Model confidence (mean pLDDT): 84 of 100.
This is a predicted structure of a 79-nucleotide RNA (c-di-GMP-I-GGC riboswitch aptamer) from a Planctomycetaceae bacterium.
Lineage of the source: Bacteria > Pseudomonadati > Planctomycetia > Planctomycetales > Planctomycetaceae.
The model forms 95% of the base pairs in the Rfam consensus.
[in-house]
C1' cells in the first nucleotide's frame, strides 16, 4: 500500500428483559445475540427523532448500529 478466506486470536452487542437516570427522543448497568472488519472515538455536513417556542432558514437536545467526513487501532493476507 490494497484487501478481508463462508478463515482466525481478541473484540463490540440489536431485539427483549430486570434495575436506575431523563418531560422525553435516548443514556448507564446486568442479562440476552441480531448482527458487525472499524457496530473504535467525533454531533463537522446532512438524514431521522425529542422537547419547547414567536411555527420556521427558531431554540434546546438525542442518535455515530443511517450516510458522509476527520481521526486513530488489533490480527490475518497478498504485493
Nucleotide at each position: 500500500u490494497u484487501c478481508g478466506a463462508c478463515a482466525a486470536a481478541g473484540g463490540c452487542a440489536a431485539a427483549c428483559c430486570g434495575g436506575c437516570c431523563g418531560c422525553g427522543a435516548g443514556g448507564c448497568c446486568g442479562g440476552g445475540g441480531c448482527g458487525c472488519a472499524a457496530a473504535g472515538c467525533c454531533a463537522u455536513g446532512g438524514g431521522u427523532c425529542u422537547c419547547g417556542g414567536g411555527u420556521c432558514u427558531c431554540g434546546a437536545g438525542a442518535u455515530c448500529g443511517c450516510c458522509a467526513g476527520g481521526c486513530a487501532g488489533c490480527c490475518g493476507a497478498a504485493g